Predicted 3D model of a 389-nucleotide RNA (Bacterial RNase P class A) from Parapedobacter lycopersici.
It was read from a public genome assembly, where an Rfam model found it.
The organism belongs to Parapedobacter, within Bacteria.
The coordinates come from a structure-prediction model, not an experiment, and the mean pLDDT is 76.

RNA sequence: AAGCAGACCUGUUCUAUCGCUCCGGUAUAAAAGCCGGGGAGGAAAGUCCGGACAACACAGAGCACCCCGCUUCCUAACGGGAAGGAUUCCGACAUCGGUCGGGGUACGGAAAGUGCCACAGAAAACAGACCGCCCCGGCACACGCUGGGGCAAGGGUGAAAACGCGGGGUAAGAGCCCACGGCUUUGCGUGGUGACACGCAUCGCGGUAAACCCCGGGGGUUGAAAGGCUAAAUAGGUUGCGGUCCGGGAGUUGCUCGCUCCAUUCCACCUCCGGUGGGAACCGCAACGGGUAAGCCGCUGGAGCUUACCAGUGAUGGUAAGCCAAGAUAAAUGAUAGAAGUCCCGGUUUACCGGGAGACAGAAUCCGGCUUAUAGGGUUUGCUUUUAU
Numbered sequence: 001a002a003g004c005a006g007a008c009c010u011g012u013u014c015u016a017u018c019g020c021u022c023c024g025g026u027a028u029a030a031a032a033g034c035c036g037g038g039g040a041g042g043a044a045a046g047u048c049c050g051g052a053c054a055a056c057a058c059a060g061a062g063c064a065c066c067c068c069g070c071u072u073c074c075u076a077a078c079g080g081g082a083a084g085g086a087u088u089c090c091g092a093c094a095u096c097g098g099u100c101g102g103g104g105u106a107c108g109g110a111a112a113g114u115g116c117c118a119c120a121g122a123a124a125a126c127a128g129a130c131c132g133c134c135c136c137g138g139c140a141c142a143c144g145c146u147g148g149g150g151c152a153a154g155g156g157u158g159a160a161a162a163c164g165c166g167g168g169g170u171a172a173g174a175g176c177c178c179a180c181g182g183c184u185u186u187g188c189g190u191g192g193u194g195a196c197a198c199g200c201a202u203c204g205c206g207g208u209a210a211a212c213c214c215c216g217g218g219g220g221u222u223g224a225a226a227g228g229c230u231a232a233a234u235a236g237g238u239u240g241c242g243g244u245c246c247g248g249g250a251g252u253u254g255c256u257c258g259c260u261c262c263a264u265u266c267c268a269c270c271u272c273c274g275g276u277g278g279g280a281a282c283c284g285c286a287a288c289g290g291g292u293a294a295g296c297c298g299c300u301g302g303a304g305c306u307u308a309c310c311a312g313u314g315a316u317g318g319u320a321a322g323c324c325a326a327g328a329u330a331a332a333u334g335a336u337a338g339a340a341g342u343c344c345c346g347g348u349u350u351a352c353c354g355g356g357a358g359a360c361a362g363a364a365u366c367c368g369g370c371u372u373a374u375a376g377g378g379u380u381u382g383c384u385u386u387u388a389u
Stems, first nucleotide, its partner, number of pairs: 001385010012340007020039007041360001045371002048369005053223004060257004065219005070084005085107001086105008108214002113212002115208003130155002132151008163181002166178003182205002186201006227297004237288008248262004264280007304323008342357006
């Protein structure tokens, strides 16, 4: 210097004219007009998480269901972030098990249980004998064949074959035994807030939980079309069911419990202090039918932003000063012209000149994250190649 992979930042400014919209003033009974100030993002996207806020509701418990899963810290909280630990991949150094740099991890449990490991293979976890090894006997000149017993160390198949390697032992073998090494269980000691690390001893030795499951932790539901107010209009409509008191109905998620709220009178009869029947009214649920579809609030001052200092490895926090940055409602935030800025190409030693280009994309209650898209430019980490010293 080039290429590849990753992380982060940025991704336009000014003037003039015309147009749209919000706020303030003129300025009020109301308005036109005029003056001043503001007007779409880093993702506004996805709707994947977490909240604020609102309603149920003054507020719960259990089960189901869903989510999370190494440690510590940050945060309002999160399935997010920071720093570490473990493990694994790549590279370099080094030489026998470590150091450094950069990535990945859906990182609790297989010693509670169930399931699965295709094909190949004898056999895939209560394993197993295809080729084989050893012992005893029979047949046979020999090669070899056959009956019984023992073996899983050697070979084969496979992603993986019952921890590995060296030796002893054995008829032949086997963690059967010994030493070393790897992983795991439990205990002790040292260091660390901790996950863990190191050392000694002990227990054991397929994998798989992004399979069911177990363990630990968390979760009320709905969602701005949430909700609230005003005006106007209609049919305080019709029908059915349940109830009006110790039981019933309705309400907050799928169920259960708990909790809360809700509504009465008349007449007649009878075996009379209660019961039956009927009418009306009221409460609630369901269906049918009718009216309305206008306007206001919610609606932007916040877990807010900028700068400086302090604390911290860092995420972040504290203190001080300053600032106020869209609020539309079928949906405004724009168009034209010029200049500048950024980048690319060409002419050039520079200055300068000419030409060209600008991606992904558009608020709708708001905020913090995650994911996806992105022309051009900048910062930075790692690897490969080349060049110079």